The RNA shown here (transfer RNA) has 71 nucleotides and comes from a Gemmataceae bacterium. Taxonomically the source falls in Gemmataceae (Bacteria, Pseudomonadati, Planctomycetota, Planctomycetia). The prediction has a mean pLDDT of 81. RNAcentral holds the sequence, with entries from ENA. It matches the Rfam family "tRNA". The family's RNA type in Rfam is transfer RNA.
RNA sequence: GGGCGAUUGGUGAAACGGAAUCACGCUUCCCUUACAAGGAAGAGUCGUGGGUUCAACUCCCUCAUUGCCCA
Numbered sequence: 001g002g003g004c005g006a007u008u009g010g011u012g013a014a015a016c017g018g019a020a021u022c023a024c025g026c027u028u029c030c031c032u033u034a035c036a037a038g039g040a041a042g043a044g045u046c047g048u049g050g051g052u053u054c055a056a057c058u059c060c061c062u063c064a065u066u067g068c069c070c071a
Base pairs, nucleotide, nucleotide: 001070002069003068004067005066006065007064010024011023012022013021018054026042027041028040029039030038047063049061050060051059
C1' cells in the first nucleotide's frame, strides 16, 4: 500500500427497515439480629460525522479504534 471482518448499557452478548432485548453487575425497597441467598421496582446503551428513506442498530459513504490475510 491492497483486501476482508468487528465496534450495541459497567461487562458479555441478541436484535426481518417499523418505538432496542437477555444474563451478570449497579441503585432502592422487602425478607434477616446482621450478611449471603431469595422476592419486588428502577437507572443506565446502538463508535464519530454525513447520506438514502415516511421511518435506520439494520442500507450507502467518510473518519476513528481493533483483528486477520496479501504484498